[in-house]
Context: one part of a larger RNA
RNA sequence: UUGCAGUUAAAAAGCUCGUAGUUGAAGUUUGGUCUCGGGCGCUGGGUCUGCUUCAUUGCAUGAAUUUGGCAACCCGAGACUUCCUUCCUGGUGAACAGGUUGGGCUCGCCCGGCCUGGGAACCAGGAGCAUUACUUUGAAAAAAUUAGAGUGUUCAAAGCAGGCCAAUGGCCCGAAUAUAUUAGCAUGGAAUAACAGAAUAGGAUGUGCGGUUCUAUUUUGUUGGUUUAGAACUGCCGUAAUGAUUAAUAGGGACAGCCGGGGGCAUUAGUAUUCGCACGCUAGAGGUGAAAUUCUUGGAUUGUGCGAAGACUCACUACUGCGAAAGCAUUUGCCAAGAAUGUUUUCAUUAAUCAAGAACGAAGGUUAGGGUAUCGAAAACGAUUAGAUACCGUUGUAGUCUUAACAGUAAACUAUGCCGACUCCGAAUCGGUCGAUGCUCAUUUCACUGGCUCGAUCGGCGCGGUACGAGAAAUCAAAGUCUUUGGGUUCUGGGGGGAGUAUGGUCGCAAGGCUGAAACUU
Numbered sequence: 001u002u003g004c005a006g007u008u009a010a011a012a013a014g015c016u017c018g019u020a021g022u023u024g025a026a027g028u029u030u031g032g033u034c035u036c037g038g039g040c041g042c043u044g045g046g047u048c049u050g051c052u053u054c055a056u057u058g059c060a061u062g063a064a065u066u067u068g069g070c071a072a073c074c075c076g077a078g079a080c081u082u083c084c085u086u087c088c089u090g091g092u093g094a095a096c097a098g099g100u101u102g103g104g105c106u107c108g109c110c111c112g113g114c115c116u117g118g119g120a121a122c123c124a125g126g127a128g129c130a131u132u133a134c135u136u137u138g139a140a141a142a143a144a145u146u147a148g149a150g151u152g153u154u155c156a157a158a159g160c161a162g163g164c165c166a167a168u169g170g171c172c173c174g175a176a177u178a179u180a181u182u183a184g185c186a187u188g189g190a191a192u193a194a195c196a197g198a199a200u201a202g203g204a205u206g207u208g209c210g211g212u213u214c215u216a217u218u219u220u221g222u223u224g225g226u227u228u229a230g231a232a233c234u235g236c237c238g239u240a241a242u243g244a245u246u247a248a249u250a251g252g253g254a255c256a257g258c259c260g261g262g263g264g265c266a267u268u269a270g271u272a273u274u275c276g277c278a279c280g281c282u283a284g285a286g287g288u289g290a291a292a293u294u295c296u297u298g299g300a301u302u303g304u305g306c307g308a309a310g311a312c313u314c315a316c317u318a319c320u321g322c323g324a325a326a327g328c329a330u331u332u333g334c335c336a337a338g339a340a341u342g343u344u345u346u347c348a349u350u351a352a353u354c355a356a357g358a359a360c361g362a363a364g365g366u367u368a369g370g371g372u373a374u375c376g377a378a379a380a381c382g383a384u385u386a387g388a389u390a391c392c393g394u395u396g397u398a399g400u401c402u403u404a405a406c407a408g409u410a411a412a413c414u415a416u417g418c419c420g421a422c423u424c425c426g427a428a429u430c431g432g433u434c435g436a437u438g439c440u441c442a443u444u445u446c447a448c449u450g451g452c453u454c455g456a457u458c459g460g461c462g463c464g465g466u467a468c469g470a471g472a473a474a475u476c477a478a479a480g481u482c483u484u485u486g487g488g489u490u491c492u493g494g495g496g497g498g499a500g501u502a503u504g505g506u507c508g509c510a511a512g513g514c515u516g517a518a519a520c521u522u
Base pairs, nucleotide, nucleotide: 004493005492006491007474008473012490014360016358017357021353022352023351025246026245031081032080033079034078035077036076037075038074039073041070042069043068044067045066046065047064048062049060050059051058086127087126088125089124090123091122096117097116098115099114100113101112102111103110104109105108131194132193133192134189135188137186138185146178147177150160151159162172163171164170165169204239205238206237208236209235210234211233212232213231214230215229216228250350251347252346253345255342256341259338263335264334265333266332269313270312273309274308275307276306277305278304279303280302284295285294321328322327365406366405367404368403369402370401375399379395380394381393382392417489418488419487421481422480424465425464426463429460430459431458432457433456434455435454436453438452439451440450469476470475495522496521497520504515505514506513507512
């Protein structure tokens, strides 16, 4: 590993990117014809054995033998379609073919000898060669051990002994066999999985025709030169079907019209709140379970008008949309981005998931500015109460808002990783596309373009029913396709506490984050 679990019992990193790693679409020789050998089988004949018959014969058809024929199947080898490592040198030389010749004899079979041809059956050397994984067989792999054969240690655990006879002497059988996994060696196979080849042809090939350089053994008596032969490179010409696999209900890119409360910057609006000013009327107003703290003839509360400030974006608002998640809702403009859809467009494996590493990341917190309307930790006061350091009320600092930086965590939840495939029914809904002799709008009647209606289709957010399936159940179209266990890949968990503590490391201004025990206890 086979072979656990991860919605709720322990456990999916908040989210995305991403290197190493792991994994990765289909496709190229399959078929056909023929020959030979072996096996199984059917059938005809001869010989032999046994039984039976007076006998020809008949039976057993005999796990006897031999020789013909036959078709199917299985195994192996070879040829062709379709080159199986290629070529050269030297050697050995089987099958087979032709010729010649000897012996045996059942008289048409068997065994040979010699000569010639033939030739991957193998030996050596040289030149040149695409490579692994996998699998078969073999050699090798110390014994003891283990498994296991033989053997009456009296049995057995053991041991490797022992057994037989006419027994002063002799004879005989043993001391097996298996396993021995990774790596290495040799060997047959060629499915599967990699890898390589010809695209700027620096590609293949030829008794072709040249060029350049190098080498020089044999024969020409010797030496030198030429020819010739060989090697390397190169030019022209010829030969060839000359040479680029599909276009994955994989992926990327381009294009098109949309779509969205996706993002950034600017702009703009709305009421409310608080405050200010002006005016009006007045004795209460606030607040509560009831009160009080509080504000009020210096006119509170309230009403009207105007103004300022900072925040927020009601209703519309939905089992609706967008975004990787966090998250996102006034108008308009600008900027870049994106999904899905459409496409008889393009590239052609570019992909999936991911240690390390990186971007983003609510609220709260920290630092430095700005701002400070509201709300409001801390704090103060009033109540309540046995007490109240709370719940309720009145104030109110930090904060809440914004800019620039840090921090990096949440019940960051669908408590459910990502990618891919398959397996029910139904009605809605959002986005795109397509269809319909459908309806409708303009006034101008038909077109067009919109909007509806009814369908189809791809992709979303969900829902209802059902259970062939799963589950401890709740429940779940995924949490199914799991003891009938293997699609790919990452992360995490192993009783409760101690403890997300101590310590160490690292990051941070800090608060703290990440990593992260043990003793002890139960």
A computed fold for a 522-nucleotide part of an RNA, annotated as small-subunit ribosomal RNA, central domain. Its Rfam family is "Eukaryotic small subunit ribosomal RNA". Rfam 15.1 lists 75,755 matches to the family in 2,556 species. Rfam links the family to the GO terms ribosome and structural constituent of ribosome.